[in-house]
RNA sequence: GCAGAGUAAAGGAAUGUGCGUCAAGUGCCGGUUUGACGGGGAGUUGCAAACCGGACGAAAAACCCAUGGUUUGCGGUACAUUUCUUGCAUCCCGCUGC
Repeated sequence: GCAGAGUAAAGGAAUGUGCGUCAAGUGCCGGUUUGACGGGGAGUUGCAAACCGGACGAAAAACCCAUGGUUUGCGGUACAUUUCUUGCAUCCCGCUGC
């Protein structure tokens, strides 16, 4: 000098356990704060989370020993596990091969 490897994490599917169905959550917009980003360092106008504010907005049904339960659904619902796909914004150094 040339080539290459590897992460956190993100998304899809399946299974399980919950939550909501008396509407929280998810998704959208604005603001504030914080966090994460290959082995090391730096790190965004990108990503994520929490909080505050705003707009929008839903699928219930059946049964029973009946004012509460059960079951089946529904929700761009939460978490865990398995599996598949993607995967350092970027810069410097390092690692492997030549």
A computed fold for a 98-nucleotide RNA from a chicken gut metagenome, annotated as THF (Tetrahydrofolate) riboswitch aptamer. Rfam family: THF (Tetrahydrofolate) riboswitch aptamer. About the family: Tetrahydrofolate (THF) riboswitch was first reported for Ames et al. as an RNA motif in 5' untranslated (5'-UTR)regions of folate transport and biosynthesis genes in Firmicutes genomes. The model forms 83% of the base pairs in the Rfam consensus. Its mean pLDDT, the model's own confidence on a scale to 100, is 80.